Two RNAs folded together computationally: RNase P RNA and transfer RNA, 420 nucleotides in total.
Model confidence (mean pLDDT): 77 of 100.
It holds a member of the Rfam family "Bacterial RNase P class A". By type it is a ribozyme.

RNA sequence: UGAGUAAGUCAGAUGAUCGCGUGCAGGCAUGCCUUGUACGAGGAAAGUCCGAGCUCCAUAGGGCAAGGGUGCUGGGUAAUACCCAGUCAGGGUGACCUGAAGGAUAGUGCAACAGAAAUAGACCGCCAGUUUUACUGGUAAGGAUGGAAAGGUGAGGUAAGAGCUCACCAGGGGCUAGGUGACUAGUCUGCUAUGUAAACCCCACCUGGAGCAAGACCAAGUAGGGACAUUUGGUAACGACGGCCCGUCGUGUCCCGUGGUAGGUCGCUUGAGCCUAUUGGCAACAAUAGGCCUAGAUAGAUGAUUGUCAAAUACAGAACUCGGCUUAUAGAUUUGGUCACUUU
RNA sequence: GCACCCGUAGCUCAGCGGAUAGAGCGUCGGUUUCCUAAACCGUGCGUCGGAGGUUCGAUUCCUCUCGGGUGCACCA
Numbered sequence: 001u002g003a004g005u006a007a008g009u010c011a012g013a014u015g016a017u018c019g020c021g022u023g024c025a026g027g028c029a030u031g032c033c034u035u036g037u038a039c040g041a042g043g044a045a046a047g048u049c050c051g052a053g054c055u056c057c058a059u060a061g062g063g064c065a066a067g068g069g070u071g072c073u074g075g076g077u078a079a080u081a082c083c084c085a086g087u088c089a090g091g092g093u094g095a096c097c098u099g100a101a102g103g104a105u106a107g108u109g110c111a112a113c114a115g116a117a118a119u120a121g122a123c124c125g126c127c128a129g130u131u132u133u134a135c136u137g138g139u140a141a142g143g144a145u146g147g148a149a150a151g152g153u154g155a156g157g158u159a160a161g162a163g164c165u166c167a168c169c170a171g172g173g174g175c176u177a178g179g180u181g182a183c184u185a186g187u188c189u190g191c192u193a194u195g196u197a198a199a200c201c202c203c204a205c206c207u208g209g210a211g212c213a214a215g216a217c218c219a220a221g222u223a224g225g226g227a228c229a230u231u232u233g234g235u236a237a238c239g240a241c242g243g244c245c246c247g248u249c250g251u252g253u254c255c256c257g258u259g260g261u262a263g264g265u266c267g268c269u270u271g272a273g274c275c276u277a278u279u280g281g282c283a284a285c286a287a288u289a290g291g292c293c294u295a296g297a298u299a300g301a302u303g304a305u306u307g308u309c310a311a312a313u314a315c316a317g318a319a320c321u322c323g324g325c326u327u328a329u330a331g332a333u334u335u336g337g338u339c340a341c342u343u344u
Numbered sequence: 345g346c347a348c349c350c351g352u353a354g355c356u357c358a359g360c361g362g363a364u365a366g367a368g369c370g371u372c373g374g375u376u377u378c379c380u381a382a383a384c385c386g387u388g389c390g391u392c393g394g395a396g397g398u399u400c401g402a403u404u405c406c407u408c409u410c411g412g413g414u415g416c417a418c419c420a
Base pairs, nucleotide, nucleotide: 001340002339003338005336006335007334008333009332010331012309013308014307015306016305017304018303020040021039022038023037024036025035026034027033028031042315046326047325049324050323051322052321053320054211055210056209057208061246062245063244064243066207067206068205070204071203072086073085074084075083076082087101088099089098090097091096102202103201107200108199109196110195111194123143124142125139126138127137128136129135130134151169152168153167154166155165156164170192171191172189173188174187175186176185177184178183215266216265217264218263224256225255226254227253228252237251238250239249241247258420259419260418261417273292274291275290276289277288278287279286280285345416346415347414348413349412350411351410354369355368356367357366362400370389372386373385374384375383393409394408395407396406397405
């Protein structure tokens, strides 16, 4: 200098004029008017894919069923399918990246076409025999098919062959050592039938349901009818305890029809909150101290014009609130490794 | 806002993970007719919405994404 890699940051700034929403303070004309002042979208506000808070239904109960992109190990967290650190496998010259990574001897299913044969196999070939242009037997070394063909390569051995025997390699099992563990290393043992579980399934673990249109209060206003059950006990019925059984609680429940309002207040923003420093930890993160308050609308505000800065343009707009993931994204910029070339 | 469904030929729809994805209507070509319709014969006109993954193999299974659609207010 070029290429590539990982982790981050920003997401125009500033001034003028006009305009909008909310809070606070004031004014009098008491109107949802007006004046002043403070604040006023995002890294994803998105998809609604996970995990929670909050609210109602039992305080969320037991069993079965059902569901789960839970599934190597150890940690973090309110929790998670997220994050961190590792293990193993694969990719890259490398920095580094990727991985839904339990079980296929618990069982069942599937493997089209091709091929003799697809889970345990004799079509060709090789060898032996006989009743010799053929048949019987042995054989998985060679050919052919396939994504996959019975551990691989070589040597010995044999009628021809074969882990039949041996050496090395791959895998499985036992033992020893190290590690919290996944696992790794060494050693012994001829023990060696493929793939698929994002097919059913098995094992371990997890899960009650609905969602702010939850829910609470106020205002306005109307027309009831039917079915089932009950009045002492039991049974039965119904009820968001999702399906079934048990069990608990409640007493009316369900259906049809009709009418009214399409209003107001709360929930609604101080929260597992943000920033800085120190300490512990490899890290995720945690603890302590100090500081900060940063949208809350309900037809829905957060905008328009213009000056300067070389240029001002991406994806995109809060709707109960958080923590993650995923997806979209012009441009600018910081730091740590890596490879190649050149110069000293 | 919340919950959920669908996407296969021009249209309406089928389609156990297995060959070249089918059916009806339509289109197109032909026969018949003086011409048209009807009838008969032939023809698939398709990136299975898009991308990635699992698998030997994906319309089908899984994830992401794009487009379209449905339902849900309160009180008596």